SAM riboswitch aptamer (S box leader) from Chitinophaga sp. GbtcB8, 114 nucleotides, folded computationally. Taxonomically the source falls in Chitinophaga (Bacteria, Pseudomonadati, Bacteroidota, Chitinophagia). Its Rfam family is "SAM riboswitch aptamer (S box leader)". From the family's description: The SAM riboswitch is found upstream of a number of genes which code for proteins involved in methionine or cysteine biosynthesis in Gram-positive bacteria.
[in-house]
Parts: sequence; structure tokens; C1' cells
RNA sequence: CACUUAUCAAGAAAGGCAGAGGGAAAUGGCCCUGCGAAGCCUUAGCAACCAGCCACCGUUUACGCGGUGAGCAAGGUGCUACAUCCAUCCCGGUAAUACCGGGAAAGAUAAGCC
Repeated sequence: CACUUAUCAAGAAAGGCAGAGGGAAAUGGCCCUGCGAAGCCUUAGCAACCAGCCACCGUUUACGCGGUGAGCAAGGUGCUACAUCCAUCCCGGUAAUACCGGGAAAGAUAAGCC
């Protein structure tokens, strides 16, 4: 990189360096940004997955094993403007190009696999 599964309308900041862009790709919008973007570092915080603890249930003679948790904590990753910022493709609701709902595709994160 690819593949599989799950989740994505909640949550969460400051400082230093730096110096013009950024919000995944393309397009159309709309936002953020010298009252300092991206990036790097430090500290802090949030709690999605894995691991840990605890509780409950099942199973075992027992050790243990399995499952559930919107519990605890924060170890491994991750994350800390705007719903994945909104839309594009398909279906439905509609008189309707408006608007609303559902699905897909793509993306992000985690675990597994390779």
C1' cells in the first nucleotide's frame, strides 16, 4: 500500500519556534487565518478501538475461558474550529431546480491480516 470488521451529528487547550496558507482528492460552496495558517516541540485535556481493572451473566471439580457494561483508569494508537464543514452518485417523500429522509461511494481512526 492492499484487504476485512467496527465507529464517525457527542467530547477535548495553552505556550514556544516558524512565517502563509489551511479545512483528505476533484468540482461547487462556505468557513478559519499576521488578533498568526501549515509544520515541529513542550505541557494539558478528550475518550473511539486495543490492552488493564472492576461489576454482572454463562461455563469448568477448580485453575481458567467466553460474553455484556453508556463502569473505572489512561498503558498502546488516536484525537482536541464549523456534522467526516456542506454538497456531488442512487432511491424515496414532494407540483418542485427548493427542502427533508435513507443508502452508496470516498475519507478518517482502531483492531486484525498481509